This is a predicted structure of a 292-nucleotide part of an RNA (large-subunit ribosomal RNA, domain VI) from a soil metagenome.
Context: one part of a larger RNA
RNA sequence: CGUAGGAGAUUUGAGGGGGGUUGUCCUUAGUACGAGAGGACCGGGAUGAACAGACCUCUUGUGUACCAGCUGUCACGCCCGUGGCACGGCUGGGUAGCGAAGUCUGGAAGUGAUAACCGCUGAAAGCAUCUAAGCGGGAAGCACGCCCCAAGAUUUGAUCUCCCAAGGGCGCGCGUUCGCGUGCUACACGAACGCAAUCCCUUUGAAGGGCCGUCGAAGACUACGACGUUAAUAGGCCAGGUGUGUAAGCGCAGUAAUGCGUUUAGCUGACUGGUCCUAAUCGCCCGUUCGG
Numbered sequence: 001c002g003u004a005g006g007a008g009a010u011u012u013g014a015g016g017g018g019g020g021u022u023g024u025c026c027u028u029a030g031u032a033c034g035a036g037a038g039g040a041c042c043g044g045g046a047u048g049a050a051c052a053g054a055c056c057u058c059u060u061g062u063g064u065a066c067c068a069g070c071u072g073u074c075a076c077g078c079c080c081g082u083g084g085c086a087c088g089g090c091u092g093g094g095u096a097g098c099g100a101a102g103u104c105u106g107g108a109a110g111u112g113a114u115a116a117c118c119g120c121u122g123a124a125a126g127c128a129u130c131u132a133a134g135c136g137g138g139a140a141g142c143a144c145g146c147c148c149c150a151a152g153a154u155u156u157g158a159u160c161u162c163c164c165a166a167g168g169g170c171g172c173g174c175g176u177u178c179g180c181g182u183g184c185u186a187c188a189c190g191a192a193c194g195c196a197a198u199c200c201c202u203u204u205g206a207a208g209g210g211c212c213g214u215c216g217a218a219g220a221c222u223a224c225g226a227c228g229u230u231a232a233u234a235g236g237c238c239a240g241g242u243g244u245g246u247a248a249g250c251g252c253a254g255u256a257a258u259g260c261g262u263u264u265a266g267c268u269g270a271c272u273g274g275u276c277c278u279a280a281u282c283g284c285c286c287g288u289u290c291g292g
Base pairs, nucleotide, nucleotide: 001152005163006162007161008160009159010158011157015149016148017147018146021049022048023047024046025045026044027043033038051106052105053104054103055102059100060099061098062097066093067092068091069090070089071086072085073084074083075082076081110144111143112142117137118136119135120134164291166202167201168200169199173195174194175193176192177191178190179189181187208286209285210284211283212228213227214226215225216224233279234278235277236275237274238273239272240271243267244266249262250261251260252259253258
């Protein structure tokens, strides 16, 4: 920009893409078959391999904003206690998130038309023949079925809902009645009344969308999604969870190192919930007037 007004939702599916693998064991059954040795078709069930998708409850990895321990040195006047630097200084753990080695799921079933092939009926050709007419069966393959995208599918689809005016002016044109023209009709002209296209003027800016801001299990940017005071969107705070593993100070015991008690303490990022304390202020812009 298109989809003949604008907008918000929900969809159909032309078409396209993905997927389609396979082993072993049990049973049928030591049956059919076979002298025996051996040993099935068909059918039913179980469990794997590799591959793929999703997820993080469990296991495990990471986790340079969490906790603890340790060394050297410098600083905070000293002790104590802390902080900086040393590969995150080293070491032991670890929440969320993200991952796999973890967990769950998938390949299918079914339907239709077929290939090779197997048949029925059956002539040409009194026989025979699956074929010439006609009618069946038949594959991991084909078309559906399962999952994903999809109306720029310009053949531009469908459904639902929402939104958009009044006044005035110029009157294209149409209708009814009357008058006139020669009696009627048609037609033309004139007058009155009514309807009224297009265009112009004044006021009017809807539904909705965007800008902007607070953010996100969304993300390169954009887009997408949540929220913006009628508010829990983020931060803070509060409570909880999780992790670490019993802080500091004080007291007691010991010459001391240290230990014990207070104390399953103290601290605790991303987690869960709550709470308007802080920041989402005030606003602005686009979008029109009934639609060839």